Molecule: small-subunit ribosomal RNA
Organism: uncultured bacterium
C1' cells in the first nucleotide's frame, strides 16, 4: 500500500477502454484588491538595425594628439602664439589579461558521462615555501618626421630612437642529454639513491630607498592531460564486419603513453554476453510520480563535455586549434567610385521570422567575484537592483457583532396560503489589517588610502578611528478618514459533493467513460436555488499513478490471448553422496570516497509561511583491507542411490525387404436365356433385340486385407492389421555382476512428419476433384442420378503443412483409496494376498472462473525450453531466406471499436428427442366457400360519405335498433358569458301569453297584458350589462385511471425457513405411478406455506318438511251449454322456503400394502351427475382520451355553440358474417295436439263490428301465478302437385294501400294485386360440433314512436360417430443444442452499388543523409630546395653561420565526376482494408440452422 463506470436478461471470470490523485519554464476561455519568494524562446544552432559586455599597468619605455592648472611673448583686454617644467593622457613599443566570466545544447550511444582505481608514461602562468644568482657587450624597430598609393579598409618607401622589446659573451647546479658507477625497493618494461666524467643552456630593471620586479633548480598547492574496471537509449525485417585493419620491430612526433603516423614483418582483431550498420539523444547531481521496486523528465541552482554563421587549418600562449584572435574555402548581408572591401547576439537588453506561447533597446558597480595596477582607480550587460507577466509557490485582505415585520423583489408549489433566497438586506453598534494622506525613515558599510596603538613568533592578520547607498525617501514605525477601495469562475444522470420551473422537440445542442435529445429533458439553452473551490477557477496538452495492464517484488499458457507436430542434439542454463584443500560468489568488521545545492530530521533568521542559514542522518554504491567458510563455484581422491552396460526370459497390427492366399469387384471368352436392366423421395439421363440384366465355367487385372476386433496392443510423432520367411529396432520383467555423476533440459542446427500438391517413370479394378448429362429449384455453377478424368497405387526425388489434439512441453520426487484390463516375475496352480511396468474407469485431500482434473494431476515442489499481453485492420503488407511452382517460415504499421472472449444460469427457440392434452387429427353429422338479398369492412366515389376497431384476439364490432333527433361530417345563416351550471357588482321588472310583419329556421322587429313572498329590511326568481369561473366527440390508449380482449379454466406462479452453489441461480415444483388438474400417493434436503385447481355460490336431476294464492282438485258439496266456476281442500301438480342425498361409502380385481383404476351391487343420481358464475403470476407500451374520469398540449367573434338542408344509405369492385333457396325426409291448400320463459299503463288489449290484407273504430280486463299479448311451429291426419327453372325459389319492378312520425323524396316498415331473376348443392381451400349436443321448429324480450334475416334469451322434436395418437394445429412437463434475450417475424454471411478515411503496388519523378572509386587541390603544418633577400654572432674585408622571401612535394576542406545501395515525397492506373439508420442479390452459419460443423 483504498477504488469505481463499462460487455450479460442476469452471474462468475478472462480482459481491454474509462475516470477520480499528484506534477508543469506551459497555453486558452472568463475573471482579478495587496505582499513576498521564485520562474519566464520547449518553435527557426532562423536572420539580425541600434548600444553596450575586456581591458588595464607612466611605479617597464620613447613621447604628447587632446584635456587642466600654471609658465613665457603679442595686446589696455578679449584674445592669439608659445612652453612636456607639472597634473595626467590618444595612438605606439612593452608586460599581464584576453583560454576566465557569460551563452546554447548543433553533434555526440562516445572512456562523452557517471563511479572507482591507475600514470613506475605526463604538464601546471599567476600563489607559497627553500636555495642560489643578476657581470659585461651589442644591433634593431614602432611611435614621431618625410614622400606617396587608394574611394575605402588599409598600405608602401625612406630617415631618427628607447625600454622589464631582441641578440651575444661569461658565470651556474638538486638541470637537461650521453656515459661510468654503489646501494635499496617494486608492478614486467622498471623506481629511487652513491660517486665520477663529457657537452650545452638564465637573469631586467624601476624606485620617494620601505620595496618590488627578474633568472635558474627543487618541494608544495591548484588545474589540467592520458590510461583503465564497472554502469549508461531503440532496432534482427540491421549477420556477420575490419587493410593501419590487430599484434610485433625499428624510427617519427608529443607535456606524455600509444597505429598517433611512417618503414618492414606476421594474420591477426570484433561478433549472438549482439559486433557492423539505421534511427533517437549531450550525460550526471537532481526532479516528478509511486507503499516500494520502478517509470519517466534533464528547464531553472551546481558539475562535466560540445559548439561559437557551415567546413579546415595552424599561430601564438604556462594554457585554445581560441564566441566578440588569425589565414582559407562556401552561403548569406552591407559599403562601394566596380578596382575592392566589410560582417558573424546560441553575451546584455532589442527587431523581424517562426509559433498556442516566453519580458526592458533600464539603474549601478553601493556590495560578491573577475582583469590589471604597488596603490588610488579603471574595466566589468559577471553580478547586485529595478522594470513587465497571477506563470508557479506562501501570506494577508474584501469586514465583526447585534438585528425577524422572517421585509420588498426573484423563484417554486397541492397557490385565500406556504416554501425558499435568509440574518441575508435594510437597520443599530464596533473594528481599521487594507486604503487614502500627512510628515519621520532604516540595515545591509565590511572596510581603502590613511592614521594611532598592543601582542609576539617581527610579520602578517585580527581588535579602533576613519570616505563610500544603485536599489530608496523603499521597506518599516505614528497620526488622521471612514465600512470605508476589493469575488470570481467551474459545476449539479451515475462514477462524484451539489434539483427545481421554464424553452426545445434525435432539432438546436452536450458529451472523459457509460451515454442524454424524437412534447411533461434533474444530461441541450434560460431563470431560480444548490455544491465544491477562491485572486483565482475551469479547458487542452503532457508525464507518473490507479494499471499486479510485461508481474524482480507481483501474471499466466485444458477451454479465455497463449505448449513449439516429433525426436536426436550444440552452445548455454541446472545437477547425486561423504571428505580434503582453496576462497571466486556470499557473510561480518574496519578503512577511503559517495562535490556544494537539493531531499529528510532538527534548531534558528525573516511579524507567520513560502524562502533562507546551521547541525545532523541519508546516500540503499564503488574500491581497498582483515576475518568466516554452512552454501554455490574451482581442485584433488572415493562412493552406489541417478544414469549406463552384461547374462537370461518374454511381448507386439514397431520398421524394411522379398514371396503367398482367398473373399469381392472390374473386364475378356464362351455356355444356357429373355425383355428389360438400372436408379430414385419420384424419375430422366445411361445400359438392352448387333440379345442387357440375371447364371454357370475359364481366364485376365489392380486394390484393399471381411470374421478374430476389444476405452486390446507398438511406435518419438505422423501412424501401423490377411499369411510366410529374412534383416533391424525398441520396451518390459529377473539376477544381482561391471563402469562410478558418465545426468536433465535444450536457444540455432539436424533428422523425422498424415491427407492433399508437384516432378520424372511404372501402373490403372475400385472410388472420384475437374468436366458432361439428367433431375429438383424462382434459379441450383449445389445437395441426388448416370458416367468420368487427374489422383488414388509402386520406385525416385520435392514441399513441410493438419482441430499435426489429451486443444495439457519435457524430467524428477512427493501427497487416500476402490475396481478393470495388458506384458513381465512370484507360484503345481482353473486358487490369490504380493511386485513392476503400460492401459481404462469412479474418487479423498488439494486446486480451478467454472465445466472439470484428481499418482498418466490441471494437486505440492524443483530445473530447463517455448509461448502470450484487448477485438478488428492481419497471419495481411513490404524485406529476408526455404520452394519447380503451389506455397511455406519470420512477421508489422496507418486507420478503426468498447468491447472481442470463457464457463456456468434462467428464459425462448429448433424442419432435436421423451411423455402427456385439448372437436388438434381421424371418425361423423351440418355449413360457409358458387347464388339472390340483409348486414359490416376495405377501396372507390364525394362538400360530406364523421369517429374508432385491423391475424388468431377486426369486419350482423362500439351501435341493444342513422328519416329530423342522434350527430361527432359537409354547406349555407347566426350568437359571443356564449347551449347548461354556480359566485359577485349594477341596472330593471319580469318570466310569460297572444298577435302582426320578415325569415329556410334560428331568429329578429312591433304591438298589448305582465313579478312572487314579507309591515319594512330584505329574501326569492328573471332579463339585461360588466367580471370570475365556461365550452371543446380537439390532439397524445406510446403520461394515465377505470374497464375489456386473448394465451387459458391452460395447470400453472411464488414465498419463509432450511440446504447446495463464489455467484446469477438451484432445490422444493424433480423421479416412480396417478389424476380433468402442482389431483394424491411413494420417494426425497427439504419441510411448510399462499395465490390458482377442487369445495364453498347460482340452476338443473330425486326425495322428505313447511306453507297454500292469483296457482292445483282426488276426496265431499253446489252450480252450468260448458269451464276449479263456487263452497271447501292441503292430497297431487306447481310454487318456494328448509332439509336429505353422492362419499370411491359397499363388494371384487389390479397395483408398491399407498394413491388411484378396471368392474359390479345399490340408487333418481356413481366416480367432476348435467350447464353456469367464478380467469393465478403475468403476456401482446393489445383495446378504449368517442361510455366515463384524468396530467400535458392545442382552440377562445371558434377546433365553442344555436338553426334549415344534405350526409353517415354513394357504388366498376373484393372480402367477412348471415338469411332465403336450389325442393318430393319437399311445397301448396285443409283439419281435431302439446311448450317454456318472459313483456305490459305516452302500455298490453279481450270480445264485437268494418276490410282480401296490413290494419282501423269501439270498448271490457288487467301496474299482472288474476287480464291481455298468445290459437306456438315443426310435428299428426287427410288432398294435391310427380321431377319440371316447376304448383320449388323468391329477388326486381309497376300500381293501389296500411301504420308510426312535425315530416317517410333522398332514407321507413308492413299488406294487396301483378311482375316472377340467380340458383338444379357449389373450384382450391376452409369451419362449428361429443348428448338432450349436432341438426331442426316455433316463442319471448331489449332498444324502440316506426324500423331485425342481427343479438340476447326459451322450449319442441332430436341424430350419427370417436378404431385411435402416426401427422397438422394449440398447450403443458422432462431433457438436448444455441453464436437467441426486442429472444426465429431472432441473430448473421459474403458479391455488387454509393459516399469519406487510411494503407500496399506502380512506368516513374523529386529531394535527403552516409559512405566508395576517380579529377580538381585553397589555406595550413611538416619535409626538400633555396640561384633571390637579410640588422645582431664569427671574420678588417670578402665571405661564412643562420634566418626567409619564393618554388617543389605528402596530407588535405570545399568542388566535380561514376556506379551501386538506404530513407522520405509525389504519380496516371490498381489491390484489398475500415467506417456508414432503412439500397441490390441470395441465405453460407448459430438447432439435426434444414447437406453436422470446423482445420490443412
Nucleotide at each position: 500500500a483504498a477504488g469505481a463506470g463499462u460487455u450479460u436478461g442476469a452471474u462468475c471470470c478472462u480482459g481491454g477502454c474509462u475516470c477520480a490523485g499528484g506534477a508543469u519554464g506551459a497555453a486558452c476561455g472568463c475573471u482579478a484588491g495587496c505582499g513576498g519568494c521564485a520562474g519566464g524562446c520547449u518553435u527557426a544552432a532562423c536572420a539580425c538595425a541600434u548600444g553596450c559586455a575586456a581591458g588595464u599597468c607612466g611605479a617597464g619605455g620613447g613621447g604628447c594628439a587632446g584635456c587642466g592648472a600654471g609658465g613665457g611673448u603679442a595686446g589696455c583686454a578679449a584674445u592669439a602664439c608659445u612652453u612636456g617644467g607639472c597634473g595626467g593622457c590618444g595612438a605606439c613599443c612593452g608586460g599581464c589579461g584576453c583560454a576566465a566570466g557569460g551563452g546554447u545544447g548543433c553533434g555526440u550511444a562516445a572512456c562523452g558521462c557517471g563511479u572507482g582505481a591507475g600514470c613506475a608514461a605526463c604538464a601546471u602562468g599567476c600563489c607559497c615555501g627553500u636555495a642560489u644568482c643578476a657581470g659585461g657587450g651589442g644591433g634593431a624597430u614602432a611611435a614621431u618626421c618625410c614622400a606617396g598609393g587608394g574611394a575605402a579598409a588599409c598600405u608602401u618607401g625612406g630617415u631618427c630612437u628607447a625600454a622589464u622589446a631582441c641578440c651575444c659573451c661569461a658565470u651556474a647546479g638538486u638541470a637537461a642529454u650521453c656515459u661510468u658507477u654503489u646501494a635499496a625497493g617494486g608492478c614486467a618494461u622498471c623506481u629511487u639513491u652513491u660517486a665520477g666524467g663529457a657537452u650545452u643552456u638564465a637573469a631586467a630593471g624601476c624606485u620617494u630607498c620601505g620595496g618590488u620586479g627578474g633568472a635558474u633548480a627543487c618541494g608544495g598547492a591548484u588545474u589540467g592531460g592520458c590510461u583503465c574496471g564497472c554502469g549508461u537509449g531503440a532496432c534482427a525485417u540491421u549477420a556477420g564486419u575490419u587493410a593501419g585493419a590487430u599484434g610485433g620491430u625499428a624510427a617519427g612526433g608529443u607535456a606524455a603513453u600509444g597505429g598517433c603516423u611512417u618503414a618492414c614483418c606476421a594474420u591477426g582483431a570484433c561478433u549472438a554476453u549482439g559486433a557492423u550498420g539505421u534511427c533517437u539523444a549531450g550525460g550526471g547531481g537532481u526532479u516528478c510520480u509511486g507503499a516500494g521496486a520502478g517509470g519517466a523528465a534533464g528547464g531553472u541552482c551546481c558539475c562535466c563535455c560540445a559548439c561559437a554563421c557551415u567546413g579546415g587549418a595552424a599561430c601564438u600562449g604556462a594554457g585554445a586549434c581560441a564566441c566578440g584572435g588569425u589565414c582559407c574555402a562556401g552561403a548569406c548581408u552591407c559599403c562601394u567610385a566596380c578596382g575592392g572591401g566589410a560582417g558573424g547576439c546560441a553575451g546584455c537588453a532589442g527587431u523581424g521570422a517562426g509559433g498556442a506561447a516566453u519580458a526592458u533597446u533600464g539603474g549601478a558597480c553601493a556590495a560578491u567575484g573577475g582583469a590589471u595596477g604597488g596603490a588610488a582607480a579603471u574595466c566589468u550587460g559577471a553580478u547586485c537592483c529595478a522594470g513587465c507577466c497571477a506563470u508557479g509557490c506562501c501570506g494577508c485582505g474584501u469586514g465583526c457583532a447585534g438585528g425577524a415585520a422572517g421585509a420588498c423583489g426573484g423563484c417554486c408549489c397541492u397557490a385565500u396560503g406556504g416554501g425558499u433566497u435568509g440574518u441575508a438586506a435594510a437597520c443599530u453598534g464596533c473594528u481599521u489589517u487594507u486604503a487614502u494622506a500627512c510628515g519621520g525613515g532604516a540595515g545591509c558599510a565590511a572596510u581603502a588610502a590613511g592614521g594611532a596603538g598592543g601582542a609576539c613568533g617581527a610579520g602578517u592578520a585580527g581588535g579602533c578611528c576613519g570616505a563610500u547607498g544603485a536599489u530608496a525617501g523603499u521597506a518599516u514605525a505614528g497620526u488622521a478618514u471612514g465600512a470605508a477601495u476589493a469575488a470570481g469562475g467551474a459545476u449539479c444522470g451515475g462514477c462524484u459533493a451539489a434539483c427545481u420551473c421554464c424553452g426545445u422537440g434525435c432539432c438546436a445542442g452536450c458529451a472523459g467513460c457509460c451515454g442524454c435529445g424524437g412534447u411533461a429533458a434533474u444530461a441541450c439553452g434560460g431563470a431560480g436555488g444548490g455544491u465544491g473551490c477562491a485572486a483565482g477557477c475551469g479547458u487542452u496538452a503532457u508525464c507518473c499513478g490507479g494499471a499486479u495492464u510485461u508481474a524482480u517484488u507481483g501474471g499466466g499458457u485444458u477451454u479465455a490471448a497463449a505448449g513449439g507436430g516429433u525426436g536426436c542434439g550444440u552452445a548455454g542454463g541446472c545437477g547425486g553422496u561423504g571428505a580434503u584443500a582453496u576462497a571466486a560468489g556470499u557473510c561480518a568488521g574496519c578503512g577511503g570516497u559517495g562535490a556544494a545545492a537539493g531531499u529528510u530530521u532538527u534548531c534558528a533568521g525573516c511579524u507567520c509561511a513560502a524562502c533562507c542559514g546551521g547541525a545532523a542522518a541519508a546516500a540503499u554504491g564503488c574500491c581497498a583491507u582483515u576475518g568466516a567458510u554452512a552454501c554455490u563455484g574451482u581442485a584433488u581422491a572415493g562412493c552406489u542411490g541417478g544414469a549406463a552396460u552384461a547374462u537370461g526370459g518374454u511381448u507386439g497390427c514397431u520398421g524394411u525387404g522379398a514371396g503367398u492366399g482367398g473373399a469381392a469387384u472390374g473386364u475378356g471368352u464362351g455356355g444356357u436365356g429373355u425383355a428389360g436392366c438400372g436408379g430414385u423421395g419420384a424419375a430422366a439421363u445411361g445400359c438392352a433385340u448387333a440379345g442387357a440384366g440375371a447364371u454357370c465355367a475359364c481366364a485376365c487385372a489392380g486394390a484393399a486385407u471381411a470374421u478374430c476386433g476389444a476405452u486390446u496392443g507398438c511406435g518419438a510423432a505422423g501412424g501401423c492389421a490377411a499369411c510366410u520367411c529374412a534383416c533391424a529396432a525398441a520396451g518390459c520383467c529377473a539376477u544381482u555382476a561391471u563402469u562410478g555423476a558418465c545426468g536433465c533440459u535444450g536457444a540455432u542446427g539436424c533428422a523425422c512428419g498424415a491427407a492433399a500438391g508437384u516432378g520424372u517413370g511404372g501402373g490403372g479394378a475400385u472410388c472420384a476433384a475437374a468436366c458432361a448429362g439428367g433431375a429438383u429449384u424462382a434459379g441450383a455453377u449445389a445437395c441426388c442420378c448416370u458416367g468420368g478424368u487427374a489422383g488414388u497405387c509402386c520406385a525416385c526425388a520435392c514441399u513441410g503443412u493438419a482441430a499435426a489434439c489429451g486443444a495439457u512441453g519435457a524430467u524428477a520426487a512427493c501427497u487416500a483409496g476402490c475396481u478393470g484390463u495388458c506384458g513381465g516375475c512370484g507360484a503345481u496352480a482353473c486358487a490369490c494376498a504380493g511386485u513392476c511396468g503400460g492401459u481404462g474407469g469412479c474418487c479423498a485431500a488439494g486446486c480451478g472462473a467454472a465445466a472439470g482434473c484428481g499418482a498418466u494431476a490441471a494437486g505440492u515442489u524443483a530445473u530447463c525450453c517455448a509461448c502470450c499481453u484487448g477485438g478488428g485492420g492481419a497471419g495481411u503488407a513490404c524485406g529476408a531466406c526455404c520452394g519447380c511452382a503451389a506455397g511455406g517460415u519470420u512477421g508489422a504499421a496507418a486507420c478503426u471499436c468498447a468491447a472481442a472472449g470463457g464457463a456456468a444460469u434462467u428464459g425462448a427457440c429448433g424442419g432435436g428427442g421423451g411423455c402427456c392434452c385439448g372437436c388438434a387429427c381421424a371418425a361423423g353429422c351440418g355449413g360457409a366457400g358458387g347464388a339472390a338479398c340483409a348486414u359490416g369492412u376495405g377501396g372507390u366515389u364525394u362538400a360530406a360519405u364523421u369517429c374508432g376497431a385491423u391475424g388468431a384476439u377486426a369486419c350482423g364490432c362500439g351501435a341493444g335498433g342513422a328519416a329530423c333527433c342522434u350527430u361527432a361530417c359537409c354547406c349555407g345563416g347566426g350568437c359571443u358569458c356564449g347551449a347548461a351550471c354556480g359566485g359577485u357588482g349594477c341596472a330593471g321588472g319580469a318570466a310569460u301569453a297572444u298577435g302582426u310583419c320578415a325569415g329556410a329556421g334560428a331568429u329578429g322587429u312591433c304591438a298589448u297584458a305582465g313579478c312572487u313572498a314579507g309591515c319594512a329590511a330584505u329574501a326569492g326568481u328573471c332579463u339585461g350589462u360588466a367580471u370570475c369561473g365556461a365550452g371543446g366527440u380537439g390532439c397524445u390508449g406510446c403520461a394515465u385511471g377505470g374497464u375489456u380482449g386473448u394465451c387459458g379454466u391452460c395447470a400453472g406462479c411464488u414465498c419463509g425457513u432450511g440446504c447446495c452453489g463464489u455467484g446469477a441461480g438451484g432445490u422444493g415444483u424433480c423421479g416412480g405411478c396417478u389424476u380433468a388438474a402442482g389431483u394424491g400417493c411413494c420417494a426425497u434436503a427439504a419441510c411448510g406455506a399462499g395465490c390458482g385447481c377442487a369445495a364453498c355460490c347460482c340452476u338443473u336431476g330425486u326425495c322428505g318438511u313447511u306453507a297454500g294464492u292469483u296457482a292445483c282438485c282426488a276426496u265431499c258439496a253446489a252450480g252450468u251449454a260448458a269451464u276449479g266456476u263456487u263452497g271447501g281442500g292441503g292430497a297431487c301438480u306447481c310454487u318456494a322456503g328448509c332439509g336429505a342425498g353422492a362419499c370411491u361409502g359397499c363388494c371384487g380385481g389390479g397395483g408398491a400394502c399407498a394413491a388411484c383404476u378396471c368392474g359390479g351391487a345399490g340408487g333418481a343420481a356413481g366416480g367432476u351427475g348435467g350447464g353456469g358464475a367464478u380467469g393465478a403470476c403475468g403476456u401482446c407500451a393489445a383495446a378504449u382520451c368517442a361510455u366515463c374520469a384524468u396530467g400535458c398540449c392545442c382552440c377562445u367573434u371558434a377546433u365553442g355553440u344555436c338553426u334549415u338542408g344534405g350526409g353517415c344509405u354513394a357504388c366498376a369492385c373484393a372480402c367477412g358474417u348471415g338469411c332465403u333457396a336450389c325442393a318430393a325426409u319437399g311445397g301448396c291448400g285443409a283439419u281435431a295436439a302439446c311448450a317454456a320463459a318472459g313483456g305490459g299503463a305516452a302500455g298490453c288489449a279481450a270480445a264485437a263490428g268494418g276490410g282480401u290484407g296490413a290494419c282501423c273504430u269501439c270498448u271490457a280486463g288487467c301496474a299482472a301465478a288474476c287480464c291481455c299479448c298468445a290459437g306456438a311451429a315443426a310435428a299428426g291426419u287427410c288432398g294435391u302437385c310427380c321431377c319440371a327453372g316447376u304448383u320449388c325459389g323468391g329477388a326486381u319492378u309497376g300500381u293501389a294501400g296500411u301504420c308510426u312520425g312535425c315530416a317517410a323524396c333522398u332514407c321507413g316498415a308492413c299488406u294487396a294485386c301483378a311482375u316472377g331473376a340467380a340458383g338444379u348443392u357449389g373450384g382450391a381451400a376452409u369451419c362449428g360440433c361429443u348428448a338432450g349436443u349436432a341438426a331442426u321448429c316455433g316463442c319471448g324480450a331489449a332498444u324502440c314512436a316506426g324500423a331485425a334475416u342481427g343479438u340476447c334469451g326459451c322450449g319442441g322434436u332430436g341424430a350419427a360417430u370417436a378404431c385411435g395418437u402416426u401427422c397438422c394445429c394449440g398447450g403443458g412437463u422432462c431433457u438436448u443444442g444455441u453464436a437467441c434475450a426486442c429472444a426465429c417475424c431472432g441473430c448473421c454471411c459474403g458479391u455488387c452499388a454509393c459516399a469519406c478515411c487510411a494503407u500496399g503496388g506502380g512506368a516513374g519523378u523529386u529531394g535527403g543523409a552516409a559512405g566508395c572509386g576517380c579529377c580538381c587541390g585553397a589555406a595550413g603544418c611538416c619535409a626538400g630546395u633555396g640561384a633571390c633577400u637579410c640588422a645582431a654572432c664569427c671574420g678588417c674585408a670578402a665571405g661564412g653561420a643562420g634566418a626567409g622571401a619564393g618554388c617543389u612535394g605528402u596530407c588535405g576542406a570545399a568542388g566535380g565526376u561514376g556506379a551501386a545501395g538506404c530513407c522520405a515525397a509525389u504519380g496516371a492506373c490498381u489491390g484489398g482494408g475500415g467506417u456508414g439508420a432503412a439500397g441490390u442479390c441470395g441465405u453460407a452459419a448459430c438447432a439435426a440452422g434444414g447437406u453436422a460443423a470446423c482445420c490443412a